A computed fold for a 76-nucleotide RNA from an Acidobacteriota bacterium, annotated as transfer RNA. Its Rfam family is "tRNA". Rfam links the family to the GO term triplet codon-amino acid adaptor activity. The coordinates come from a structure-prediction model, not an experiment, and the mean pLDDT is 80.

RNA sequence: GCCUCCGUAGCUCAGCUGGUAGAGCGACGCUCUCGUAAAGCGUAGGUCAUCGGUUCAAGUCCGAUCGGAGGCUCCA
Numbered sequence: 001g002c003c004u005c006c007g008u009a010g011c012u013c014a015g016c017u018g019g020u021a022g023a024g025c026g027a028c029g030c031u032c033u034c035g036u037a038a039a040g041c042g043u044a045g046g047u048c049a050u051c052g053g054u055u056c057a058a059g060u061c062c063g064a065u066c067g068g069a070g071g072c073u074c075c076a
Stems, first nucleotide, its partner, number of pairs: 001072007010025004019056001027043005049065005
C1' cells in the first nucleotide's frame, strides 16, 4: 500500500425487506427483610464512529475519512 470484517446505552451485544432505537448485565429508586444478599416492580441512561450524498423517510443504501481486528503484498 491492497482486501475482508467490525464501530449502536457505563459493559457485552441484537436491530429482518429503509418506516416509533432495543435486550441482558450494571447504576438509581421502591417492595420484601431486624439488617444485608437474593427475588420482584419501576426509573434514568443514545451525536447509531465522523462528514457528505440518495430518499418523503437512513442504525440500515452509496462515497470519503478516523479507529479496531484479521489476511495479503512490497522493502536486500